This is a predicted structure of a 74-nucleotide RNA (transfer RNA) from a Methanobacteriota archaeon. It matches the Rfam family "tRNA". The family's RNA type in Rfam is transfer RNA. Rfam links the family to the GO term triplet codon-amino acid adaptor activity. RNAcentral holds the sequence, with entries from ENA and MGnify.
């Protein structure tokens, strides 16, 4: 330098192919329960979807450029 994969909640990852108002699990907070704690149960907070542009009525999703990580080739 080139190919491929990945970047979405505090963590691990879905959703992307085929556009239609962003989810799961764990963690965190509150309540319930207990003498107390844990577990269980109920509820809640938390993400400008790596960055910038483009297309579109509408973009996490499609297109272009760039950044970061992994891997392979040279």
């Nucleotide at each position: 330098g080139g190919g491929c994969c990945g970047g979405u909640a505090g963590a691990u990852c879905a959703g992307c192919c085929c556009g239609g108002a962003a989810g799961a699990u764990c963690g965190c907070c509150u309540g319930u329960u207990u003498c107390g704690c844990a577990a269980g149960c109920a509820g809640g907070a938390g993400g400008c979807c790596g960055c910038g542009g483009g297309u579109u009525c509408a973009a996490a999703u499609c297109c272009c450029g760039c950044c970061c990580g992994g891997u392979c080739c040279a």